[in-house]
């Protein structure tokens, strides 16, 4: 003075498009004897074979004592003796001392951790012992005899090691003597020890002092044995046990005690886990952890246990002995082959084993042991030192300033940024570590001197006590201090996609590689390697492996079980848990106090000591399911005693497919007989098989026979559940009410165990009408082992006996209490009145809404899944797997109980929005459907494909490619072939030097090009020069129709001109999300009203734009002409009414009437009116879909070529051509074709152009030429169509391909490759197969005109006007879209998802003739060394002896026990095994398509010796889901009313499909 109390507890990543939830994986801490990669400067403290208890070379860990003895091998001194005086003998004489007898230690100290689940350990106890060496009492130590080792001598063997013979001490040995307070005891007795050494004095006889030694008793300490509770796992180990369990006597032990033995009894242990089996030393402590726990058990400490394996005993105070004996065994070693020797789990140290763990160090200085009287000597105890960053603690590797923001490296939008005050540079310091030098404390003893006290006769000796001297340090070059000199010797390692702090840039290109989970990598990788750069630790820093945490993921403190993994199918019940109401004891459990213990270290506290911290220390505190004891008496328990609310029993009633048994019925189907009758019947989507002229089906009568009971019938009823249904008897179980009356908790649950327990199925006898697995046949079908049809066994019914399981479900164990309503219905009772179809009540039971409040949500909500209490079952991620093995049932079929190895990152629940659906409902669209013409046939144009080619240049491929890009390939175009050329380039910018550009013209050449050559000095100027063009050269760089449209902008298609898509506040939901937006009506339309938790807005519809239909104003020239003049002729004058032109204006708004509607908003009809409900047509495309379509329109990132993938040139290709497709023209003809003659358009275009009119040609076209940059010239004859004529159904007077001839134009050029003209030719084709395609009006159909591309070339393509239709009853159906709904296992959203067999490759795993080992039971065999016990044999110094010999011992042999071994049969376990089962994971393998939608037969459980390539089909029961229409009961709301009764709306069920 603090501890004890106020204290402590974090979560992220990963299932899903997205959520909530469940529920596993995984990460972020802290530790650790580690190990491993990369690094490494000092220091203090610790700590170091975790594996082979694996096997060791080699030193070394246990000696000591001469004050126990005999004695003297070595040393050393001395003494003596010879003698060449530095040698040699001699003497135990002195210090010592080898080998030996003899004590005491060798049972501590130190190692280790195999065995042990209890002879251990921990805690608290007990009572029947020992106990050297130490203390302390008490007493004793007399007096003899025999040996014996050394040693001597012989002598054996190689050694180790003996043998004989001899000699000799003793604190070795043995007698006698003495004898309690020991011991025994018959109470009288009786018996039992010892050792001696040393100092000192002596008168020599003795005296004393220390020491030892013997007897006795008490202590400390130690040791032994006993009890209790406490300490690991498996029941797929359940029964175990004969010395076992007790008893009586006896033996043994130190003691108690079957510890042994003889008898006697039959017991003992066990679901509170006995006995197997596996696993392990165990504790203070250590690690984690708010805690409770969980985990481990190194270092230090306690125990205990082993010591090459196993057994065994002697000795001893202690042992069955780490460094002691014996025997076995294995293994090394030595050997002379006869024999021997060892035993690091002591220190060091080898080897081997390992991911892995040290010096064959120094010292007894200190602390401590063991001898010794002590000096002292042993001590690999122990102090120290060395190795190792193994850990943990501290220092350190400089500091301050320094902006030109050096330089250089990266990064860059090329400005610039960042490394970065970082670095050079300037001033300082100098810990550490170097050098040199001072320097504590670890030391006390001990000796010795003096003193002085006590002992004693004593000055001596010991003892204690001051003073001094002397002298002991491995460490150690010790700590620590000073001194010197210089920033000088002193950083690295992970990481940077999230979780997790920290980004960028190059290389790679699902490769290489990462990865703890999630996952990165297929060419713009912040995840991969490297840089630069950051970030977090720091002399470490990552990785592995561990352990706990997080994990409330085994839930005591803290979990759940309708749908997620979880309530046994159900009921009785025994043990066991639990338990109503008063009283009184009582003290087990509970309370509270004291006592003892809980060992030291450790934690945690105050403190002190090392500079500080680690670390030591010192003192407290704390720590138990502990003992013992003292009190308490509410509460549980026990015990006695009453009680009625639990619970049960009696009386009266009351319903009921409850159950077992026997008997009765009527309809049905099917069979037989008969009657009538004739050709079909039957059955399906359609069909066949099948029965039928031998009379079928129909229809009547009659019989037979088996089964199952319509209607009633109902979210009615009973029953514990499985379950139960005509009907009438017998037998019998359970509820339930109402009122007493009686027992007195008699109760609740309930492991093991017991019964019941659908359908399927088995046995054994039956019956067998319909149905009906298998089986057959017949259809579907690619295929059809189905689904459908026609038969049809087994079953199915019934008695007996089995099985024992279902989606046995409410997917919701049982029992008790409480906890808002509101309606219905079964079945009881009561009460009131108005006596009813009444009204309000109380019970048992069964429904349907709902409050609170549970819930992850759905939902459930007095029949809880809400509050609480009792008790049982039952679950922990998803496959493997309810399987395997083993045990138990079963006749079988299989039940039951029930793992793991591997293997994934998930599986799941409920909901949410989509998306789908061979799922509902409303609604649109030439979507059908009613028309109307057409494509598929034909030639022929044209594009594609596909062949071909030197190239057939790319691109577009369902609808949304294919008369497209291409608004026009002879060349050019042109990207493609060949062949020849150019290399700063054919195009651009920038230098340097020249030339003006420019041209003329010759020649080679296929051109490009190349070589010569003619003509020609321009323009501006501030006179310096600049702009244009050329040409040469150099170098950046041009250039690329190469790539990638899945890096991209921008453009476009399509869904779709479809009505949608969204937000913002607000509400509702834990949330994702809903609402709005959904609903009634309505519309072309989410248009528009109207209701509503919604109110509002946005992009979309709609409208505004442009064009067309009337009208009116302006304005008339090139336009137009009614009136006037004129003329062939609006040609002219004249007008500008009309006509047109082109500019502005009106006009149409459901604006009005009527009618439906909800009084709305619209529809519907009508008026006016040129148009009438959007007038008709264009323009105009919401959020988004399709990695749609373009990189060859153009832009553009990468990436690729750079004397070519770039650029020129020429000639040839895109025009092939066995075929297949689209789109198209022309046609097949009389509604025509050919001839003749005649009528009437709109819109466009013209200058390198349109081109009149004449002239020429049969024509195309030629010449010539007016006029026109246009309301003015031309193009320009508009055709269909009308008149007349002619052809008469023909391959033609239809058709015009194709060919042959001749021309005409355009064009440097029609040859590959143009168009047209003329003459001749006259193919197919006589209306088109499946199947398709386009249109609703001025549209289809049909008819011509015009433009633009264009030198030339139009069947295409864009306009443009003439002629001018038929249908639409409807939405049933096909295709597309919209909106609600409903399912969902999809969400890459059906083109989805997804089963299984079969093939291969791999893993683990069961089975298996079997084989090898390893443990252990029985039952025997066997029998070392040792104990005991006997003992014929053989030996025996001390004692006794009567002298013969006895005790007594020893050696031999024997019995008993027993270790090694061995042998027979079991049990278990582990490896392996040919062969063969399923399981699992794997690339895009084969079959099919089983499930997920109504998954196309609604799935799914359970059985089947059912059947089948395979998913899986059927057949019986059962459960469950989803739609429609009926119907049926219930609600609410309305209208209407005395009641009846009508409409509509959600639910539920039921029966058909």
């Nucleotide at each position: 003075a603090a501890u004890u109390c106020g204290a402590u507890u974090a979560g992220a990543g990963u299932u899903u498009g997205a959520u909530c939830a469940u529920g596993g994986c995984u990460c972020a801490g802290a530790u650790u004897g580690a190990a491993c990669g990369c690094u490494g400067g000092c220091g203090g403290c610790a700590g170091g074979c975790c594996u082979a208890a694996c096997a060791c070379a080699u030193g070394c860990a246990a000696g000591u004592c001469g004050a126990a003895c005999g004695g003297u091998a070595a040393c050393a001194g001395g003494a003596u003796a010879g003698c060449u005086u530095g040698c040699u003998a001699u003497c135990g004489c002195u210090g010592a001392c080898g080998a030996g007898u003899g004590g005491c230690g060798g049972a501590c100290g130190g190692g280790u951790g195999a065995g042990u689940a209890a002879u251990a350990c921990u805690u608290a106890g007990g009572g029947a012992u020992c106990u050297g060496c130490c203390u302390c009492u008490g007493u004793g130590u007399g007096g003899g005899g025999g040996a014996u080792a050394a040693c001597u001598a012989u002598u054996g063997g190689a050694a180790a090691c003996g043998a004989u013979a001899g000699c000799u001490a003793a604190u070795a040995c043995c007698g006698c003597a003495u004898a309690a307070u020991g011991u025994c005891u018959a109470c009288g007795g009786a018996c039992c020890a010892a050792a001696g050494c040393g100092g000192g004095c002596u008168u020599c006889g003795g005296c004393u002092c220390g020491u030892g030694c013997g007897c006795a008793g008490a202590g400390a300490g130690g040791a032994a044995c006993c009890u209790a509770a406490g300490c690991g796992a498996g029941a797929u180990u359940a029964g175990c046990u004969a010395g076992u369990u007790g008893g009586u006597g006896a033996g043994g032990u130190a003691a108690a005690g079957g510890c042994u033995c003889a008898c006697c009894a039959a017991g003992g242990c066990g679901a509170c886990g006995a006995u197997c089996u596996c696993u392990a030393g165990c504790u203070g402590u250590u690690c984690u952890g708010a805690g409770a726990g969980g985990a481990a058990g190194a270092u230090c400490a306690g125990c205990c246990a082993c010591a090459c394996u196993g057994g065994a005993a002697c000795u001893g105070a202690g042992a069955c002995a780490c460094g002691g004996u014996c025997c076995a065994g294995a293994c090394u070693c030595c050997u002379a082959c006869g024999g021997g020797a060892g035993g690091c789990a002591g220190c060091a140290g080898u080897g081997g084993g390992g991911a892995a763990u040290a010096u064959u160090g120094c010292a007894c200085a200190a602390u401590g042991g063991g001898g010794g009287a002590a000096a002292c000597c042993c001590u690999g105890a122990u102090g120290c030192a060395g190795c190792c960053a193994u850990g943990c603690c501290g220092c350190g590797u400089g500091u301050g300033u320094g902006a030109a923001g050096a330089a250089g490296g990266c990064c860059u939008u090329c400005g610039g940024g960042u490394u970065g005050u970082a670095a050079a540079g300037c001033a300082c310091u100098u810990u550490c570590a170097g050098u040199u030098g001072u320097g504590a404390g670890g030391a006390a003893a001990g000796u010795u001197u003096a003193g002085u006290a006590g002992u004693u006769a004593a000055u001596a000796c010991c003892u204690g006590c001051u003073a001094g001297a002397u002298g002991u340090g491995a460490c150690g070059u010790u700590a620590g201090c000073a001194a010197c000199a210089g920033a000088a010797g002193a950083a690295g390692c992970a990481c940077c996609g999230g979780c997790u702090a920290a980004c960028u840039c190059c290389g790679u290109g699902c490769c290489a590689g990462c990865a703890g989970c999630c996952g990165c990598g297929g060419u713009a990788a912040u995840a991969c390697g490297g840089a630069g750069g950051g970030u977090g630790c720091g002399a470490g820093c990552g990785u592995u492996a561990a352990u706990c945490g997080g994990a409330a993921u085994u839930a005591c403190u803290g979990g759940g079980c309708g749908u997620a993994a979880a309530g046994c199918g159900c009921a009785c019940g025994c043990a066991g848990g639990c338990g109503g109401u008063c009283u009184g004891u009582u003290a087990a459990g509970c309370u509270a106090g004291a006592u003892g213990u809980g060992a030291a270290a450790g934690c945690c506290c105050c403190g002190c000591g090392c500079u500080c911290a680690a670390c030591g220390u010192g003192g407290g505190a704390g720590g138990g399911u502990c003992a013992u004891u003292u009190a308490g008496a509410a509460c549980u328990g026990g015990c006695a005693g009453a009680c009625u609310a639990g619970a049960g029993u009696c009386u009266u009633g009351g319903a009921g497919a409850g159950g077992g048994g026997a008997g009765u019925g009527g309809a049905a189907u099917u069979c037989c007989a008969g009657g009538u009758g004739u050709a079909g019947c039957g059955g399906u989507g359609a069909a066949a098989u099948g029965c039928g002229u031998a009379g079928a089906g129909a229809u009547c009568u009659g019989g037979a026979g088996g089964a199952a009971c319509a209607u009633c019938a109902a979210u009615g009823g009973c029953g514990a559940a499985g379950g139960c249904a005509a009907c009438u008897c017998c037998c019998u179980g359970g509820c339930c009410a109402a009122a007493g009356a009686c027992u007195g908790a008699c109760g609740c649950u309930c492991a093991u165990g017991u019964g019941c327990g659908a359908a399927a199925g088995u046995g054994u006898g039956g019956g067998u009408a319909g149905c009906g697995a298998a089986c057959a046949g017949g259809a579907u079908u690619a295929g059809a082992u189905a689904c459908c049809c026609u038969g049809g066994u087994a079953g199915u019914c019934c008695a007996c006996a089995c099985c024992g399981u279902a989606a046995a479900c409410g997917c919701u164990g049982u029992c008790u209490a409480c906890u808002a309503g509101c309606u219905g219905u079964u079945u009881g009772u009561g009460a009131a009145u108005u006596u009813a179809a009444u009204u309000c009540g109380u019970g048992a039971g069964u429904a349907g809404c709902g409050a609170a409040g549970c819930u992850a949500a759905c939902g459930c909500g007095a029949u809880a899944a809400g509050u609480a209490g009792a008790c049982c079952g039952c679950c922990u991620g998803g496959g493997g797997a309810g399987u395997a093995c083993g045990g138990c049932c079963g006749c079988a079929a299989g039940g039951u109980u029930a793992a793991a190895a591997c293997u994934c990152a998930a599986a799941u629940g409920a909901a949410u929005u989509g998306a789908c659906g061979g799922g509902g409902g409303c609604c649109c669209g030439c979507a059908c459907a009613a028309g109307c013409g057409g494509u598929g046939g034909a030639g022929c144009a044209u594009g594609u494909g596909g062949u071909u080619u030197a190239a057939u240049u790319c691109g577009a491929u369902g609808c949304a490619a294919c008369g497209c890009g291409a608004a026009g390939a002879a060349c050019c175009u042109u990207a493609c072939c060949u062949a020849c050329u150019c290399u700063u380039g054919a195009c651009a910018u920038a230098c340097u030097a020249g030339a003006a550009a420019c041209u003329u013209u010759u020649c080679a050449g296929a051109g490009a090009u190349g070589a010569a050559u003619u003509g020609g000095u321009g323009c501006c100027u501030u006179c310096g020069g600049g702009a244009a063009u050329c040409u040469a050269g150099a170098u950046a760089c041009a250039g690329g129709u190469g790539c990638u449209g899945c890096a991209u902008g921008g453009c476009u298609g399509u869904c779709g001109u479809c009505a949608g898509c969204u937000c913002g506040u607000g509400u509702c939901g834990u949330g994702a999300g809903a609402u709005g937006u959904u609903g009634g009506g309505u519309u072309a339309a989410g248009u528009c009203c109207c209701g509503c938790a919604a109110c509002g807005a946005g992009c979309g519809c709609a409208a505004c734009c442009c064009u067309u239909g009337u009208c009116c104003u302006u304005a008339g020239u090139u336009g137009c002409c009614a009136g006037c003049c004129u003329u062939a002729a609006g040609u002219u004058g004249g007008g500008c009414a009309c006509u047109c032109u082109a500019a502005g204006g009106a006009g149409a708004c459901u604006g009005c009437c009527g009618g439906u509607g909800a009084c709305a908003a619209a529809c519907c009809g009508g008026a006016g009116g040129a148009a009438g409900g959007u007038g008709g047509g264009g323009a105009c495309g919401a959020c988004g879909u399709c990695a749609a379509g373009u990189c060859a329109u153009c832009a553009u990132g990468g990436c690729c070529c750079u004397u070519a993938c770039g650029a020129g040139u020429a000639g040839g290709g895109c025009u092939a051509c066995a075929c297949a497709c689209g789109u198209g023209c022309u046609a097949c003809a009389a509604u025509g074709g050919c001839g003749a003659g005649u009528a009437c358009a709109a819109a466009g275009g013209g200058a390198u152009g349109c081109g009149a009119a004449c002239c020429u040609g049969c024509g195309a076209a030629g010449g010539u030429a007016a006029g026109c940059g246009g309301a003015c010239c031309c193009c320009u004859u508009a055709a269909a169509g009308c008149u007349c004529g002619u052809c008469g159904u023909a391959g033609u007077c239809c058709g015009g391909a194709u060919u042959g001839g001749a021309g005409u134009c355009u064009g440097c050029a029609a040859c590959u490759c143009g168009a047209c003209u003329c003459c001749a030719u006259g193919a197919a084709g006589u209306c088109g197969g499946a199947a398709u395609c386009g249109c609703u009006a001025g549209u289809a159909a049909u008819c011509g005109u015009a433009g633009g591309u264009c030198a030339g070339c139009a069947u295409a393509c864009u306009a443009c006007g003439g002629u001018g239709a038929a249908u639409a009853c409807g939405u049933u159906c096909c295709c597309g879209g919209g909106c609600c709904u409903u399912g969902u296992a999809c969400a890459c959203a059906c083109c989805g998802c997804c089963c299984g067999u079969c093939a291969c490759a791999c893993c683990a795993u069961g089975g298996g003739a079997g084989u090898g080992g390893g443990a252990u039971g029985c039952a025997a065999a066997a029998g070392a060394a040792g104990u005991a016990g006997g003992u014929a044999g053989c030996u025996u110094a001390a004692c006794c002896u009567u002298c013969g010999g006895g005790a007594u011992g020893g050696c031999g042999c024997u019995u008993a026990c027993c270790a090694c071994u061995u042998u027979g049969u079991g049990u278990u376990u582990c490896a392996u095994g040919a062969c063969u089962g399923g399981g699992g994971u794997g690339a895009a393998g084969u079959c099919g398509u089983a499930a997920c939608a109504a998954g196309g037969u609604a799935a799914a459980u359970c059985a089947c010796u059912a059947g089948u390539g395979a998913a899986u089909u059927c057949g019986c029961g059962g459960c469950c889901g989803c739609c429609u229409g009926c119907a049926g009961g219930u609600c609410g709301a309305c209208c209407a009313u005395a009641u009846g009764g009508g409409a509509g709306a959600g639910c539920u069920c039921c029966c058909a499909a």